This is a predicted structure of an 80-nucleotide RNA (c-di-GMP-I riboswitch aptamer) from a Gammaproteobacteria bacterium. The sequence was found by an Rfam model in a public genome assembly.
[in-house]
This record gives sequence, structure tokens and C1' cells, in this order.
RNA sequence: CCUGAAACAGGGCAAACUCAUCGCAAGGUGAGGACGCAAAGCCACCGGUCCGCCAACGCGCGGACAGCGGAGCCGCCAGG
Repeated sequence: CCUGAAACAGGGCAAACUCAUCGCAAGGUGAGGACGCAAAGCCACCGGUCCGCCAACGCGCGGACAGCGGAGCCGCCAGG
């Protein structure tokens, strides 16, 4: 650098739900808890979904979701 996620090894993450807390909300954070995940690591650039706002209703404005898809970056193991 390429290939693979079948196996080996070390393991890792944590859905729903519960409690606490922040938020108008979507949702976030911490603890418990495991549905699952070979990127369920990072990232809001593109699409999508969700929430809020507006007299103007729009390809509008603001916010959220990375465990919806794409793109980008980094990474364990094995083989070449």
C1' cells in the first nucleotide's frame, strides 16, 4: 500500500426501557441496561428524517439526528 471481515487475538461500542438532569421541542448528558454493530470510531459537506419560528408559507430561517444513505478522515486483527 492492497485485500478480507471466514476464523484467531485483544477487546470495543451500546438500542429499547428506567432514574436523574439540560432543552419550547426534536433531542443531549450521566448512571443502570443490552436490541444489535467489522467501523454502531470521528465528521452536519450532500441527501433524508425530526423539532421550532415567521406578516411574507418558499429550494425560507434556526436547531437536532452520525444506530438512515453517500462523501471525507482515522483505526484493531489476518493474509499478500